This is a predicted structure of a 90-nucleotide RNA (Glycine riboswitch aptamer) from an Alphaproteobacteria bacterium. NCBI's taxonomy places the organism under Bacteria, Pseudomonadati, Pseudomonadota, Alphaproteobacteria. The coordinates come from a structure-prediction model, not an experiment, and the mean pLDDT is 80. Of the family's consensus pairs, 91% are formed in the model.
RNA sequence: UCGAUCCCCCGGGGAGAGACCGGUCGCAAGACCGGCGCCGAAGGAGCAACCGCCCCGGAAACUCUCAGGCACCCGGACCCGGGGGAGAGG
Numbered sequence: 001u002c003g004a005u006c007c008c009c010c011g012g013g014g015a016g017a018g019a020c021c022g023g024u025c026g027c028a029a030g031a032c033c034g035g036c037g038c039c040g041a042a043g044g045a046g047c048a049a050c051c052g053c054c055c056c057g058g059a060a061a062c063u064c065u066c067a068g069g070c071a072c073c074c075g076g077a078c079c080c081g082g083g084g085g086a087g088a089g090g
Base pairs, nucleotide, nucleotide: 001090002089005086006085007084008083009082010081011080012079013078018036020035021034022033023032024031025030037070038069039068043066044064045063046062050058051057052056
């Protein structure tokens, strides 16, 4: 000095599924509880291609829906841009 990769912050993009029914509180917006129906892209769990230092372990956007979510808002895996830090290796 370049730099795979990882972490944090900021900005932008970001899907799916009942503005469901009943009750309570509330002026209302809305919140909570119960019920049925759904969604998968917070998190979590499971199997596994594959990978490894091969005892064992790491592993998905697949699967399950515990959690979360089902007008708007919020959230949202992941992607892009910017900033900071670490950094195998060249």